[in-house]
RNA sequence: CUCAUCGAGAGUGGCUGAGGGAAUAGGCCCUGUGACGCCCGGCAACCUAGCAAAGAAAAGGUGCUAAAUCCUACAGGUUUUACCUGAAAGAUGAG
Numbered sequence: 001c002u003c004a005u006c007g008a009g010a011g012u013g014g015c016u017g018a019g020g021g022a023a024u025a026g027g028c029c030c031u032g033u034g035a036c037g038c039c040c041g042g043c044a045a046c047c048u049a050g051c052a053a054a055g056a057a058a059a060g061g062u063g064c065u066a067a068a069u070c071c072u073a074c075a076g077g078u079u080u081u082a083c084c085u086g087a088a089a090g091a092u093g094a095g
Stems, first nucleotide, its partner, number of pairs: 001095006011040001013039003019030003024073004041065003046061002048057001069089001074086005
């Protein structure tokens, strides 16, 4: 850089000990009834079974494991102050 996906799913565990939810701003939340992180466990099915579709979850490479990618920011629309659609940005995988 290209492509695909991002409203599903996953812990009453152990260690640690104060922040965390990507960045900026606003909001709203989680958190000493233990955040973040690490380990273990789990989920899932991107890569991965001979094949177009469906299905399958063993071994391995990743990923994920509060809330839609927590929501908004930009553009458009509508029954106009709330919703919808898309974009941007981001995350993950494959190339």
Description
This is a predicted structure of a 95-nucleotide RNA (SAM riboswitch aptamer (S box leader)) from uncultured Blautia sp. RNAcentral holds the sequence, with entries from MGnify.